[in-house]
């Protein structure tokens, strides 16, 4: 320099009070397991200022992580 940080993992959300897959837990189904179906659970969205009536979202700095 760029590009990037959001759920345990992988990743949307692109100003109006966070979402999906996986995965864990419960429950249907099954002689059982697996699969299937339905439900729960889980975030100080990296930190700190700034703009705004609001900010994961835009601005700054910082930290961190990846390429050149």
């Nucleotide at each position: 320099g760029c590009a990037c940080g959001u759920a345990g993992c992988u990743c949307a959300g692109a100003g109006g009070u966070a979402g999906a897959g996986c995965a864990u837990c419960c429950g249907a189904c099954u002689u059982u397991u697996a699969a299937u179906c339905g439900g729960a659970c889980g975030g100080u969205c990296c930190u700190a200022g700034g703009u705004u009536c609001g900010a994961u979202c835009c601005c700054u700095a910082g930290c961190g992580u990846g390429c050149c």
This is a predicted structure of a 68-nucleotide RNA (transfer RNA) from a marine eukaryotic metagenome. Rfam family: tRNA. Rfam's curators write: Transfer RNA (tRNA) molecules are approximately 80 nucleotides in length. By type it is a transfer RNA.